c-di-GMP-I riboswitch aptamer from Sulfurovum sp., 80 nucleotides, folded computationally.
The prediction has a mean pLDDT of 79.
It was read from a public genome assembly, where an Rfam model found it.
Its Rfam family is "c-di-GMP-I riboswitch aptamer". Rfam describes the family as follows. GEMM was predicted in a large-scale screen for bacterial structured RNA regulatory elements.
RNA sequence: AAAUGAUAAAGCUAAACCUAUCGUGAGAUAGGGACAGAAAGCCACGGGGUCUUUUAAUCAAAGACAGCCGGGUUACCUAA
Numbered sequence: 001a002a003a004u005g006a007u008a009a010a011g012c013u014a015a016a017c018c019u020a021u022c023g024u025g026a027g028a029u030a031g032g033g034a035c036a037g038a039a040a041g042c043c044a045c046g047g048g049g050u051c052u053u054u055u056a057a058u059c060a061a062a063g064a065c066a067g068c069c070g071g072g073u074u075a076c077c078u079a080a
Stems, first nucleotide, its partner, number of pairs: 005077001012037002017032006035067001041073003045070003049065006
């Protein structure tokens, strides 16, 4: 240095659930909380997925979510 990801060190994120506020809604933000995570940082770029709104319905359009797979990009530590 690379690779790897350990019952290591220092830190980080925070599912479900609860409360408040916002949104027609999917949901979002903040606080509490902790199932987990080695990119569970960022980009919605490719793929498929789950939903919402408009409509009588379809098509279509506009949106929401990911802690799904892949890709791009940046990054802490690192035993054997």